[in-house]
Molecule: transfer RNA
Organism: bovine gut metagenome
RNA sequence: GGGUUGUAGCUCAGCUGGGAGAGCGCUGCCUUCGCAAGGCAGAGGCCGGGGGUUCGAAUCCCCUCAACUCC
Numbered sequence: 001g002g003g004u005u006g007u008a009g010c011u012c013a014g015c016u017g018g019g020a021g022a023g024c025g026c027u028g029c030c031u032u033c034g035c036a037a038g039g040c041a042g043a044g045g046c047c048g049g050g051g052g053u054u055c056g057a058a059u060c061c062c063c064u065c066a067a068c069u070c071c
Base pairs, nucleotide, nucleotide: 001070002069003068004067005066006065009024010023011022012021018055026042027041028040029039030038048064049063050062051061052060
């Protein structure tokens, strides 16, 4: 210097810009004599950071940080 990745506590989706989501985990309730399993409900994220474009940005552009990788 080039490339990939960065989204919930963890593992990851988010397809051409228009609802931030899944599984596991966590909390409460139901079921049980009790536990596990199961069912229902819920909390938890300002999408690595900053700026720009746009009516509107996780998504597009610029700068920057971190990890991995190639030269």